[in-house]
Parts: sequence; structure tokens; C1' cells
RNA sequence: GAACGACAAAGGCAAAACAGUCGAAAGGCUGCGACGCAAAACUACAGGGUCUAAAGGAUUUCAUCCUAUGACAGCCAGUUGCCGAA
Repeated sequence: GAACGACAAAGGCAAAACAGUCGAAAGGCUGCGACGCAAAACUACAGGGUCUAAAGGAUUUCAUCCUAUGACAGCCAGUUGCCGAA
């Protein structure tokens, strides 16, 4: 240095639910709370994937469908990075 990841040490993050708040929604933020995490740090037109459909459009009619300009990094991926038993 690379790979690997322990009933190690030090420290870190925080799912769901609930409350508040923003949003058309997906979802975000704050608090509370820990399901989990060695990258659960960062990156969202310029890798793939997933969710939503306000506005717009199509069908033709009060409904269905399409589209991201909206989101998700705790889906994969990319980038950076703490510790050191086997």
C1' cells in the first nucleotide's frame, strides 16, 4: 500500500412509529426513538435502478394512461475516508 472485517478500542450515524413543519405527491427538515450500518460520509441531466405526477399531453370524460422539470445515496454504482485481531 492492497485486500479483508473481530463479541477489539475510540468515536460516529440513526430505520419504523409518534409529534411538529414544508410539499400536489413522492419526499424533505426538526424533535423523540433505535431497526440496523465499516462507509447508513459525499455524488441525483451528463452510470443503472426506484418512487411521485402538480403543470403539460393522450384517450374521451370527471376517469384511465403517458411524461421530471420533483424526489430517493439506508438499491446497485462512483468518489473520499476512521480503526487493526485473524